Predicted 3D model of a 73-nucleotide RNA (transfer RNA) from Candidatus Sungbacteria bacterium RIFCSPLOWO2_02_FULL_51_17. Model confidence (mean pLDDT): 83 of 100.
RNA sequence: GUGUCGGUAGCUCAGGCGGUAGAGCAUCGGUCUGAAAAGCCGAGGGUCGGAAGCUCAAAACUUCCCCGACACA
Numbered sequence: 001g002u003g004u005c006g007g008u009a010g011c012u013c014a015g016g017c018g019g020u021a022g023a024g025c026a027u028c029g030g031u032c033u034g035a036a037a038a039g040c041c042g043a044g045g046g047u048c049g050g051a052a053g054c055u056c057a058a059a060a061c062u063u064c065c066c067c068g069a070c071a072c073a
Stems, first nucleotide, its partner, number of pairs: 001072007010025004019056001027043005049065005
């Protein structure tokens, strides 16, 4: 330099024929306990890597750029 794959919550990841974003863990509050842990109930937390385009509507499709892994050179 070229190609493939990936970038979504604090972490690990879902969400793919376009229709307004979720789970587990973690955190916080409650419950329980003599107290804790575990369990149970609830809550907060995301410009979906960036920009532009197509569209009534984009995490998703198109283009360019950035970052990471791998392969080739």